The prediction has a mean pLDDT of 87. The RNA shown here (c-di-GMP-I riboswitch aptamer) has 84 nucleotides and comes from Solirubrobacter deserti. It matches the Rfam family "c-di-GMP-I riboswitch aptamer". Rfam's curators write: GEMM was predicted in a large-scale screen for bacterial structured RNA regulatory elements. The source organism's lineage runs through Bacteria, Bacillati, Thermoleophilia, Solirubrobacterales and Solirubrobacter.

[in-house]
RNA sequence: CCACGACAAAGGCACACCCGCUGCGAAGCGGCGUCGCAAAGACACGGAGCUCCUGCCUCCACAGGAGCUAGCCGGUCUGCCGAA
Numbered sequence: 001c002c003a004c005g006a007c008a009a010a011g012g013c014a015c016a017c018c019c020g021c022u023g024c025g026a027a028g029c030g031g032c033g034u035c036g037c038a039a040a041g042a043c044a045c046g047g048a049g050c051u052c053c054u055g056c057c058u059c060c061a062c063a064g065g066a067g068c069u070a071g072c073c074g075g076u077c078u079g080c081c082g083a084a
Base pairs, nucleotide, nucleotide: 004082005081012037013036018031019030020029021028022027035071041077042076043075045074046073047072048069049068050067051066052065053064054063055062
C1' cells in the first nucleotide's frame, strides 16, 4: 500500500413512530428517537421499486416523458482503525 473485518480502540451515522416546514405526489429538510449500519460517506451510471403527467383506454394492461428511493441491489470515487 492492497485485500480483509475483531466480543479491539476512538468515534460516526440515525430506521420506524411523533412534531414542524416544503412538494400534486413518491419523498425531502429540521427536531425528537435509536431499528440497525464497516462506508447507513458522496454520485441517479445500470437494474429494481415508488410518484406525477400524457397517449391508448370501460377497466386492466401497454407506450412515452418528468421525478423520488444511495438505509433495495450493482457500479464509481473518497475515508477511521489495524487483530486474524